Source information: Predicted 3D model of a 73-nucleotide RNA (transfer RNA) from an uncultured Pseudomonadota bacterium. It matches the Rfam family "tRNA". Rfam describes the family as follows. Transfer RNA (tRNA) molecules are approximately 80 nucleotides in length.

RNA sequence: GCGGGUAUAGCUCAGGGGUAGAGCGCAACCUUGCCAAGGUUGAUGUCGUGAGGCUUAAUUCCCAUUGCCCGCU
Repeated sequence: GCGGGUAUAGCUCAGGGGUAGAGCGCAACCUUGCCAAGGUUGAUGUCGUGAGGCUUAAUUCCCAUUGCCCGCU
């Protein structure tokens, strides 16, 4: 330099046009003499960035760009 993959909650990930979820974790409460385990409820996110494009509508499609990973040279 070229090509591919990836970026979504604190962590691991799903979702691939119609206003975002799971598990674990966190907080409060219940249960217990206390802890652990269990139960109920709750808070969470400018979906890497772009006053870029297509669209009535973009986390999703296209383009550019940044970080990380892999391959080729």